This is a predicted structure of a 344-nucleotide part of an RNA (large-subunit ribosomal RNA, domain IV) from a Dehalococcoidia bacterium. Its mean pLDDT, the model's own confidence on a scale to 100, is 87.
Context: one part of a larger RNA
RNA sequence: UCUUCGUUAAGGAACUCUGCAAUCUAGCUCCGUAACUUCGGGAGAAGGAGCGCCCCUGGGGGUGAAGGACUUCGCGUCCUGAGCACUCCGGGGGCCGCAGUGAGCGGGCCCAGGCGACUGUUUAACAAAAACACAGGUCUCUGCUAACCAGUAAUGGGAUGUAUAGGGGCUGACGCCUGCCCAGUGCCGGAAGGUUAAGGGGCGAGCUGAGAGGCUCAAACCGAAGCCCCGGUGAACGGCGGCCGUAACUAUAACGGUCCUAAGGUAGCGAAAUUCCUUGUCGGGUAAGUUCCGACCCGCACGAAUGGCGUAACGAUCUGGGCGCUGUCUCGACGAAGAACUCG
Repeated sequence: UCUUCGUUAAGGAACUCUGCAAUCUAGCUCCGUAACUUCGGGAGAAGGAGCGCCCCUGGGGGUGAAGGACUUCGCGUCCUGAGCACUCCGGGGGCCGCAGUGAGCGGGCCCAGGCGACUGUUUAACAAAAACACAGGUCUCUGCUAACCAGUAAUGGGAUGUAUAGGGGCUGACGCCUGCCCAGUGCCGGAAGGUUAAGGGGCGAGCUGAGAGGCUCAAACCGAAGCCCCGGUGAACGGCGGCCGUAACUAUAACGGUCCUAAGGUAGCGAAAUUCCUUGUCGGGUAAGUUCCGACCCGCACGAAUGGCGUAACGAUCUGGGCGCUGUCUCGACGAAGAACUCG
C1' cells in the first nucleotide's frame, strides 16, 4: 500500500451522476392502521406496547380413583369429582443486569409521477427492461384429401381435430372509447369492352405413311389468366392543408373571402420516454430547483387496436421528494485477519 472485516467524539448526505456502498429495520403476541379500490385488496400500511428468572394464585382443556343414585345386573347408565402429567389464557408479589426474541437467523418506511395491467420470458459469459410473452379484443383465410407447414415425392404435421375448430396478421387485463379520407397501393367482387402468349405451314433421321431434335416460312381471324376498366374495402399499406381579412381601447377572432385536396386531425391528451427555440410562462416544493409535481397551449414534429385517454393491484423497473439511519462526507483515526513489498 492492497483485500476483507470491526469500532469511532460532534455533525448527519454537507459526499456524489445517484444515499453508490454501508448502516438503520428485523421474531412472536397484542393494540392500531389512511388515500384509493376492480371490494379481493391496499395491510406486516403507517404507528405503538409487551417479551427473562423466582414465589403465590385464578380460569379453560386431558384423564378420571373413591363415593352416591339408578339398574333390563353387564367390562352398564347418570351425578359428583380426589389425584396425576402436560398445555393454553390470566392475576399479584419479588430478583438481577447497560441490555430478558440477551447468541444466530430474520422487512427500513412513507409521498408523488412515468412505463408496462398482472405471475411469467430474454441478450449462456457487459443490457432483466418501458423489450418478448400473456389472458382479452379484432381482421382475415380454411367445409375437410381444410387452409397452412416440412418434403423432389411417397408421406407426415395440422388432427385421430371439424368453424364454440385450425392457420396467419395486428393489438395487448379492466374501464370509457376508437372520428374523417377508397385518389394512390394492397386485397375482395365484377365481367360488357380494350390489350394479349402458345396454338399454324414447309424441309427432314431409312421404301411409303406418320414424324423427334433442328432449320426455315408466316397475313388475317379466333385465342385464357393477367393488366386496362367498373365497384367495394381502414382493428388493409397508409393519409388526415395554405393564404388574406374581420368585433366601438388594445389584443384576439366566434365570422367572411380565396386557393388546393381523396380527405383536411373528432374525442381525449399535450414543453410529454414526443417541445427545436427552452432552464417556455405561471404556481408548488428549496435559503437557493436545467430535474420533479400541478397548470397553460404557441403540438418545430401527440392522437385514436404501428391503438387514444384513464386505472386498483403488481415491479431486483425509471424519475423527484420526505422521515429514520449511518465513515458517503466534514476528516480523519484506531484495531483485526490475509496479501504485496523489504530485510534475514